[in-house]
Context: one part of a larger RNA
Molecule: small-subunit ribosomal RNA, 5' domain
Organism: Akkermansiaceae bacterium
RNA sequence: GAACGAACGCUGGCGGCGUGUUUAAGACAUGCAAGUCGCACGGGACACUUUUGGUAGUAAUACUGGAAGUGUUUAGUGGCGCACGGGUGAGUAACACGUGAAUUACAUGCCCUGCAGAGGGGGAUAGCCCAGGGAAACUUGGAUUAAUACCCCGUGGUCUCGCAAGAGUAAAGGGUGGCCGCAAGGCUGCCGCUGCAGGAUUGGUUCGCGCCCUAUCAGCUAGUUGGGGGGGUAACGGCCCACCAAGGCUACGACGGGUACCUGGUCUGAGAGGACGAUCAGGCACACUGGAACUGAGACACGGUCCAGACACCUACGGGUGGCAGCAGUCGAGAAUAAUUCACAAUGGGGGCAACCCUGAUGGUGCAACGCCGCGUGGAGGAUGACGGUCUUCGGAUUGUAAACUCCUGUCAUCCGGGAGUAAGACCUGGCGAUGAAUAGUCGACAGGGUUGAUAGUACCGGAAGAGGAAGGGACGGCUAACUUCGUGCCAGCAGCCGCGGUAAUACGAAGGUCCCGAGCGUUGUUC
Numbered sequence: 001g002a003a004c005g006a007a008c009g010c011u012g013g014c015g016g017c018g019u020g021u022u023u024a025a026g027a028c029a030u031g032c033a034a035g036u037c038g039c040a041c042g043g044g045a046c047a048c049u050u051u052u053g054g055u056a057g058u059a060a061u062a063c064u065g066g067a068a069g070u071g072u073u074u075a076g077u078g079g080c081g082c083a084c085g086g087g088u089g090a091g092u093a094a095c096a097c098g099u100g101a102a103u104u105a106c107a108u109g110c111c112c113u114g115c116a117g118a119g120g121g122g123g124a125u126a127g128c129c130c131a132g133g134g135a136a137a138c139u140u141g142g143a144u145u146a147a148u149a150c151c152c153c154g155u156g157g158u159c160u161c162g163c164a165a166g167a168g169u170a171a172a173g174g175g176u177g178g179c180c181g182c183a184a185g186g187c188u189g190c191c192g193c194u195g196c197a198g199g200a201u202u203g204g205u206u207c208g209c210g211c212c213c214u215a216u217c218a219g220c221u222a223g224u225u226g227g228g229g230g231g232g233u234a235a236c237g238g239c240c241c242a243c244c245a246a247g248g249c250u251a252c253g254a255c256g257g258g259u260a261c262c263u264g265g266u267c268u269g270a271g272a273g274g275a276c277g278a279u280c281a282g283g284c285a286c287a288c289u290g291g292a293a294c295u296g297a298g299a300c301a302c303g304g305u306c307c308a309g310a311c312a313c314c315u316a317c318g319g320g321u322g323g324c325a326g327c328a329g330u331c332g333a334g335a336a337u338a339a340u341u342c343a344c345a346a347u348g349g350g351g352g353c354a355a356c357c358c359u360g361a362u363g364g365u366g367c368a369a370c371g372c373c374g375c376g377u378g379g380a381g382g383a384u385g386a387c388g389g390u391c392u393u394c395g396g397a398u399u400g401u402a403a404a405c406u407c408c409u410g411u412c413a414u415c416c417g418g419g420a421g422u423a424a425g426a427c428c429u430g431g432c433g434a435u436g437a438a439u440a441g442u443c444g445a446c447a448g449g450g451u452u453g454a455u456a457g458u459a460c461c462g463g464a465a466g467a468g469g470a471a472g473g474g475a476c477g478g479c480u481a482a483c484u485u486c487g488u489g490c491c492a493g494c495a496g497c498c499g500c501g502g503u504a505a506u507a508c509g510a511a512g513g514u515c516c517c518g519a520g521c522g523u524u525g526u527u528c
Base pairs, nucleotide, nucleotide: 001528002527003526004525006524007523008522009521010520013375014374015373016372017371018370019368020367021333026331027330028329030328031327032326035080036079037078040077041076043074044073045072046071047070048069049068050067051066052065053064054063055062056061087286088285089284097210098209099208100207101206102205103204106203107202111199112198113197114196115195116194117193119153120152121151122150129142130141131140132139133138159168160167161166174191175190176189177188178187179186180185212258213257214256219249220248221247224246225245226244227243229241230240231239261283262282263281264280265276266275267274268273288309289308290307291306292305311322312321313320314319339365341364342363343362347361348359349358350357351356378408379407380406381405388399389398390397391396412469414464415463416462417461418460427449428448429447430446432444433443434442435441472517473516474515475514476513477498478497479496483512484511485510486509487508493500494499
């Protein structure tokens, strides 16, 4: 000199873009952060329509019950999602990461392409109802019911076994729209189901090289090193197991100890290098601590399960419940770090045919000079060089064109008015094209229509008024730009280094003046 996720002191007008618990991976009140599908299924509730009973009444009608249909809604079964997105950096010196290869040793839901198929049956179980147990959390028994839930048989180009013959191995023709039909059913569109092959994507595994300090760590190792055999896995492998052999690593640093997530990058530097790894992006690891598996295409799973532990809470003392390193927020710790905000309008994600629903991802607003950048705090004229202050050799000098005064301007802020872009889609209607037997239906491009904005009455534009609302901090002995007076008297104090202060201190304190930077300026800490 440069830099910072900074802090502290003094000061503080506006805007844009960023950034904001670096410490206790300490503990957490409260709310929200993962749901969705009724076009898989049987029920329930509500509304309407149609139809059919009962009672009262001569009747109109009133009350009450059943069946069917349509619409809205939804506790449960079922499907997909919850393995993404979001957080943190504790652990890890390791194929964790980076880079380059390998996988004839592997998997891959949803998506794309192609081929083939979807035949026949069955038994349950939630829910609902009944009867219990419990303070609660919840739970037991009985009866009954559905499915794209579950099971069996058939078929078999795939796969497994087998030399072969052969044996074994799948599914939901379900949901919905349209047309024809009295119906049974037929044709057709869309969404689905099963098997196989290929693709794409994502992942698993293996290897070469790179990857901090320490020898005041020199020897380490029995599943250890290898083998053939078996088990296990999607897959190779001591991954695991029995048996056999006695190996394997190490001064090119094994083993041990310390420290540490890694990288793209960031800071500095002319570079070489050094230091660092906040925000953003990629990878890894973790989710109160330790362990384990289940489900699933994928987890050994942050807002899932089980066990143990610590902590906290509820309790009728028998027993239960919880996990903010998600977003806000609280306490604590600390020099120190923000709102218990708005919206799904956009982008993206999950579910759904769709409408749509969910989304503390995300988009916004708020707080903080924490950083970078931009703008302003006025401009021109104005000498009796006013008053005041300071110094003085008492003549004057300086503050100083500075002020006053005159003439202007109107950025920003203030007030008034207008007022965006972010919006494209989706939806409805119409003709056209594709599919199709079809003037149904569905899909596609096009045209028209009425709509969809949190930010926000914001940005921006126009107008009004008036210099009105907007300057400080540090330094002035040398290094280092900038000097005098007074006070003090080795005292009080200063100080980055040299050093100042003991009666004329340009070095302490104050004042005037000057210098530097400026909404900042200094100090401290850290890095180069």